Annotation: The RNA shown here (SAM riboswitch aptamer (S box leader)) has 122 nucleotides and comes from Psychroserpens sp.
RNA sequence: AUGUUAUCAAGAAAGGUGGAGGGAAUAGACCCAACGAAGCCUUAGCAACCCUUAAUUAUUUAAGAAGGUGCUAAAUUCUACUUGAAUCGUGAUUCAUUUAUCACAAUUCGGAUAGAUAACUC
Numbered sequence: 001a002u003g004u005u006a007u008c009a010a011g012a013a014a015g016g017u018g019g020a021g022g023g024a025a026u027a028g029a030c031c032c033a034a035c036g037a038a039g040c041c042u043u044a045g046c047a048a049c050c051c052u053u054a055a056u057u058a059u060u061u062a063a064g065a066a067g068g069u070g071c072u073a074a075a076u077u078c079u080a081c082u083u084g085a086a087u088c089g090u091g092a093u094u095c096a097u098u099u100a101u102c103a104c105a106a107u108u109c110g111g112a113u114a115g116a117u118a119a120c121u122c
Stems, first nucleotide, its partner, number of pairs: 003120006013043005021032003026080004044072003049068002051064005076114001081111002084109004089104005
C1' cells in the first nucleotide's frame, strides 16, 4: 500500500522535553494554544479488537487484563453528498370551498462518500 468485516454520541492525564502551532485532507463555521500547540520520552489510566478463563456449541453469554495494538478536549468538533422516510413551511397551478398536483426550503432519522482503529487478507 490492496481488499473484507466490525466499531466510531460512552470511557480515560500528569510530568519532562520542545517552542508555535493544532483540531486527517479541501471550503466554511466553531474551538484549543505563551496560564505553553504539534512532535518525542516517562509514568499512570480507559477500553476490551486480538487475547485468557468458564459456560454454551454454525455461535453466543459472563468474567478478567499478563501480553499485541489502540485511545486518554469538544459526536469522527460541526456542515458539505442524497430519485430515501417522517414532520412542518412557502410558492405555483387547479377547484366556488374543503381538496389535488408540482416545485423549493428547513428540521429529524436513515443512507452514501471520506477518515480513524482493530482483526484477517494480497

Notes
Rfam family: SAM riboswitch aptamer (S box leader). Rfam links the family to the GO term regulation of gene expression. Its mean pLDDT, the model's own confidence on a scale to 100, is 80.